[in-house]
């Protein structure tokens, strides 16, 4: 120096044949309880690691950077 993963709410984590982002944890409000806990409903929260291209549409494909694991020399 050369290759293969990988990067999505705080924090795991699905989405891999382009159609406009599940679900769990937690965290905010109810409801129940004498009162906390579990419980159960409802709710906020993610422009998808950065730029540029393709396309009506792009987490999704291309290019090039950047962080992280890994291999080979």
């Nucleotide at each position: 120096g050369c290759c293969u993963c990988u990067a999505u709410g705080g924090c795991c984590a699905a989405g891999u044949u382009g159609g406009u982002a599940a679900g769990g944890c937690g965290c905010g409000g109810c409801a129940c309880u004498a009162g906390u806990a579990a419980u159960g409903c409802c709710g906020a929260g993610a422009u998808c690691a950065a730029c540029g291209g393709u396309u009506c549409a792009a987490a999704u494909c291309c290019g090039u950077u950047u962080g992280g694991a890994g291999g080979c020399a």